[in-house]
Context: one part of a larger RNA
RNA sequence: UUGGGCGUAAAGAGUGUGUAGGCGUCUUUUCAAGUUCUUAUUGAAAGACUGAGGCUCAACCUCAGCAUGUGUAAGAAUACUGUUAAGAUAGAGGAUUAUUCGGGGUGCCGGAACAGAUGGUGUAGUAGUGAAAUACGUUGAUAUCAUCUGGAACACCGAAGGCGAAGGCAGGCACCUGGAAUUAUCCUGACGCUGAGACACGAAAGCUAGGGGAGCGAAAAGGAUUAGAGACCCUUGUAGUCCUAGCCGUAAACGAUGGAUACUAGCUAGUGUGAAUUUUUGCACUGGCGUAAGCUAACGCGUUAAGUAUCCCGCCUGGGGAGUACGGUCGCAAGGCUAAAACUC
Numbered sequence: 001u002u003g004g005g006c007g008u009a010a011a012g013a014g015u016g017u018g019u020a021g022g023c024g025u026c027u028u029u030u031c032a033a034g035u036u037c038u039u040a041u042u043g044a045a046a047g048a049c050u051g052a053g054g055c056u057c058a059a060c061c062u063c064a065g066c067a068u069g070u071g072u073a074a075g076a077a078u079a080c081u082g083u084u085a086a087g088a089u090a091g092a093g094g095a096u097u098a099u100u101c102g103g104g105g106u107g108c109c110g111g112a113a114c115a116g117a118u119g120g121u122g123u124a125g126u127a128g129u130g131a132a133a134u135a136c137g138u139u140g141a142u143a144u145c146a147u148c149u150g151g152a153a154c155a156c157c158g159a160a161g162g163c164g165a166a167g168g169c170a171g172g173c174a175c176c177u178g179g180a181a182u183u184a185u186c187c188u189g190a191c192g193c194u195g196a197g198a199c200a201c202g203a204a205a206g207c208u209a210g211g212g213g214a215g216c217g218a219a220a221a222g223g224a225u226u227a228g229a230g231a232c233c234c235u236u237g238u239a240g241u242c243c244u245a246g247c248c249g250u251a252a253a254c255g256a257u258g259g260a261u262a263c264u265a266g267c268u269a270g271u272g273u274g275a276a277u278u279u280u281u282g283c284a285c286u287g288g289c290g291u292a293a294g295c296u297a298a299c300g301c302g303u304u305a306a307g308u309a310u311c312c313c314g315c316c317u318g319g320g321g322a323g324u325a326c327g328g329u330c331g332c333a334a335g336g337c338u339a340a341a342a343c344u345c
Stems, first nucleotide, its partner, number of pairs: 004316003007299002012313001014201004021194003025088004031082001033081002035077007049065006091191001092188005098182004103177007110154001114150008125136002162169002206247006215241002220236004258312006266289010294301002318345003327338004
C1' cells in the first nucleotide's frame, strides 16, 4: 500500500465561517474526454501454466498451445461520469404576516443578604472546634435599633424547561443587534454538501496597563492535630476573583460519539407554533422507556443510532521513552502548536 478501525480497548480536531479540492436533483439536447467494443501494431527467446512425448522414474530435456499487460493509430457505441445548450422544482435561498425564546452588546434602576462607618440601648463575654487554642472584647465587643457608604451575586418563579456553533447564557426596564421554529402565498432556479490551508470565536487559571476591592481566598503568618504535619481543622490574610483595554488559546472544551442526506416497529412526557377549539392531529425541537428489526467483544445503542447506505474532512496502528528532545513557528512571559530517535519490555 491493500485492508481494518475511531462511545468505553489506540483513534472525532473545542467550535464555527469559508478558499482550493472532492462529491452533487429531475427532463431533453450537443460533443465523445473518461468508459466499452473491434481491427492493426507491439508484447524476443528461455521461464511460469495446460497437454503430449524422450532419458528405467523424477529432477532435467523436447514439442504444441493458452495467457496476462502497456502504449500508439484507425473505426464504432452513448447507458453512466464529463461537456454544450435549453428547461423544471422535490434540494437550497429570498420577500411578507403573526407568535415564542436566560442568544449577544450598551445604559439606567431594584430588593434581600453581607461588610464597614457614625449614633442610641446594654454588660461580660464573643467567636471557633471532635475537643481546644491562636483571634476579638471594659479604649465597651457579641446582641439589638436607626442612618449612611461600599462591592459582588441575583432567593422564589425554576423544570427531566428555553436559547446559542461551541465556550456559554438567569433580578427588572429601555435601546441596538444575531439566529431558529411554526403558518400561508409569491419569487429565484441546483445557487447545494463537505472542507486541506486560512480566518473568527473560545470556560477557568495566568500575563500587561489603569481602576475597584464587600464576601471568598492560592501564597504567607499564627493556633491545633501528629512521631513529624511543609496537609486535612481553626483564626487572620496578599495575589486573584469584579470593571475597562489588550494578550494567552488550553480543559474529563464530554454525548469521552465530526458534518450532511435518505431509509428502517413503537409507547410515553415536555417546549414552541399551526389546524380543529373538544377528544384529536401536523411540523420543529428536547427528554424517558424498552427492545421491533438490526448492530456491538460485552456494556449497551436503537428515527436525537453506536442500524442500513452514500459523500467529504480529521484521526489511529503495542507499552514505556514522550506529547518529551531538536528544529521551526506563535507568545511579554507562563507556555502553546508541529513532532522524533536511541534505548528498553

Small-subunit ribosomal RNA, central domain from an uncultured bacterium, 345 nucleotides, folded computationally. The full RNA is in RNAcentral, with records from ENA and SILVA.